[in-house]
RNA sequence: UGUCGAUAAUAGCACCCUUAUCGAAAGAUAAGUUCGCAAAGCUAUGGGUCUAAGGGAUUUAUCCUAUGAUUGCCAGGUUGCCGAA
Numbered sequence: 001u002g003u004c005g006a007u008a009a010u011a012g013c014a015c016c017c018u019u020a021u022c023g024a025a026a027g028a029u030a031a032g033u034u035c036g037c038a039a040a041g042c043u044a045u046g047g048g049u050c051u052a053a054g055g056g057a058u059u060u061a062u063c064c065u066a067u068g069a070u071u072g073c074c075a076g077g078u079u080g081c082c083g084a085a
Base pairs, nucleotide, nucleotide: 004083005082012037013036017032018031019030020029021028022027035072041078042077043076045075046074047073048070049069050068054065055064056063057062
C1' cells in the first nucleotide's frame, strides 16, 4: 500500500414515526427520534421497484408510458477512519 473486517478504539450516519414546507403523485427537504449500518459517504452508470402530471389507447371507466423518484433494493464507479486475525 492492497485485500479483509475484530466482543478493539476514535468518529460518523439516522429506519419507522411526528410536525412544517415543496410536489400531480411517488417522494424530497428541515427539526425531533434512533431500527439499524464497515461506507447506511458521493454518484441515477446498469438492473429492479414506485408514481403517472403530461401524452396515447379505450369509450366513461380503465390501461400503457418517465422526461419524475428510489443509493437504507441489488450491483458498477469514486472518496474515506482504524489496524486485530

A computed fold for an 85-nucleotide RNA from Haloplasma contractile, annotated as c-di-GMP-I riboswitch aptamer. The sequence was found by an Rfam model in a public genome assembly.